[in-house]
């Protein structure tokens, strides 16, 4: 960098430091000199691995394999405006039909795990 899976309408900020830009893209709308990316240091939220504990099922007395509940654990990550901020391709349904809403799914992206 690529492929598979799972998740994505919930939650969570101060401060230092920089100095003009951020919300992937596209077209909107936002957010920012009342400080915008980056970086740091604290705190938070979440529970995807991991760890503990408890059941069930395989195994079978060593320790395991699997499913599924609790637990925030001095652990590995990840996140802390706005629903992934909306939308964007395909279908369906309804209206006041150059359009607008609504509902399904795609694609695309983010993250975690496992793989190449």
């Nucleotide at each position: 960098a690529c492929c598979u899976u799972a998740u994505c309408c919930a939650g969570a900020g101060u401060g230092g430091u920089g100095g003009a830009g951020g919300g992937a893209u596209u077209g909107g709308c936002c957010c920012u000199u009342c400080g915008a990316a980056g970086c740091c240091a604290c705190a938070g939220c979440a529970a995807c691995c991991g760890g503990u504990c408890c059941c069930g099922u395989c195994a079978g007395c060593a320790g395991g394999a699997u499913g599924g509940g609790a637990u925030g654990c001095u652990g590995g990550u990840g996140c802390u405006a706005a629903u992934u901020c909306c939308c964007a391709c395909c279908c369906c349904g309804c209206c006041u039909c150059a359009g607008g809403c609504g509902g399904g799914g795609g694609a695309a992206g983010a993250u975690a795990a496992g793989g190449u």
Molecule: SAM riboswitch aptamer (S box leader)
Organism: Deltaproteobacteria bacterium